[in-house]
């Protein structure tokens, strides 16, 4: 420079046009002599901007950041 991928809680990933889910994590509450671990509840995200549409985390276009591959 040219092609392709990926961007979502604090971490690792799901979903795919209408309701954003799961573990861990982290506050708490029960148990326990106390702690680990258990179980119960709260907690918090769709990279940016425009376009479509009756509705966009999805679909188009563009722009970043990152990884691949070729040059």
């Nucleotide at each position: 420079c040219g092609g392709g991928g990926u961007g979502u809680a604090g971490u690792a990933c799901a979903a795919c046009g209408g309701u954003a889910g799961u573990a861990u994590g982290c506050a708490g509450g029960c148990a326990u002599g106390g702690g680990g671990g258990g179980u119960c509840u709260g907690u918090g995200a769709c990279c940016c901007g425009g376009g479509u549409u009756c509705a966009a985390u999805u679909c188009c276009c563009g722009g970043c950041a990152c990884c691949c591959c070729g040059a």